[in-house]
Molecule: transfer RNA
Organism: Acidimicrobiales bacterium
RNA sequence: GCCCGAGUAGCUCAGACGGCAGAGCAUUCGACUCGUAAUCGAAAGGUCAGGGGUUCGAUUCCCCUCUCGGGCUCCC
Numbered sequence: 001g002c003c004c005g006a007g008u009a010g011c012u013c014a015g016a017c018g019g020c021a022g023a024g025c026a027u028u029c030g031a032c033u034c035g036u037a038a039u040c041g042a043a044a045g046g047u048c049a050g051g052g053g054u055u056c057g058a059u060u061c062c063c064c065u066c067u068c069g070g071g072c073u074c075c076c
Stems, first nucleotide, its partner, number of pairs: 001072007010025004019056001027043005049065005
């Protein structure tokens, strides 16, 4: 230098063909218990990496940039 993959809640990850952003775990509250854990119920938690474009509408499509991972090549 080139190619591929990934970036979404605190963590691990879904999100088909563009149409209300979700799950599990964690956290908080409640129930249960003599109490704790476990279990059950509920709540809270998001610049969807950043910018631009297309569109009535973008996490999703297109372009640029950044970060991480993998592969290839050249030079020294």